[in-house]
RNA sequence: GGGUGGGUAGCUCAGGCGGUAGAGCACGUGACUGAAAAUCACGGUGUCGUGGGUUCAACUCCCACCCCACCCACCA
Numbered sequence: 001g002g003g004u005g006g007g008u009a010g011c012u013c014a015g016g017c018g019g020u021a022g023a024g025c026a027c028g029u030g031a032c033u034g035a036a037a038a039u040c041a042c043g044g045u046g047u048c049g050u051g052g053g054u055u056c057a058a059c060u061c062c063c064a065c066c067c068c069a070c071c072c073a074c075c076a
Stems, first nucleotide, its partner, number of pairs: 001072007010025004019056001027043005049065005
């Protein structure tokens, strides 16, 4: 330098062939207990990596860029 995959909640990750975002864990509050743990109930807190473009509407499609992993090539 070329290619592929990835970047979404505190963490690990889903998501739909464009219609305004979810699960598990963790966390908070309450119940239970003498008090805890466990269990049960309730609660999502997010500029969907950044900037543009297309569109009535973009996390999703297009372009550029940044970061991570892997493969190839080149130099030494």